[in-house]
């Protein structure tokens, strides 16, 4: 100073935290959601998880 490989801390997994567990990256990374369209950026749809669980926010119904 270049690539490979592995361990460790570290980040990350489309809207928040907590607590299991999975999965990815290795800093020019992992990630930054889907459809359709007149694509000059306009219409429309799921969901606070990656995954289960709970607080917590927003909505909706019932009952006091």
């Nucleotide at each position: 100073u270049g690539g490979g490989g592995u361990u460790c801390c570290g980040g990350c997994g489309a809207u928040g935290g907590g607590g299991c567990c999975c999965g990815c990256c290795u800093g020019g990374a992992a990630c930054c959601g889907c459809c359709c369209g007149c694509c000059u950026u306009g219409g429309g749809c799921u969901g606070a998880u990656g995954g289960c669980u709970u607080c917590u926010g927003a909505u909706g119904a019932u009952g006091a």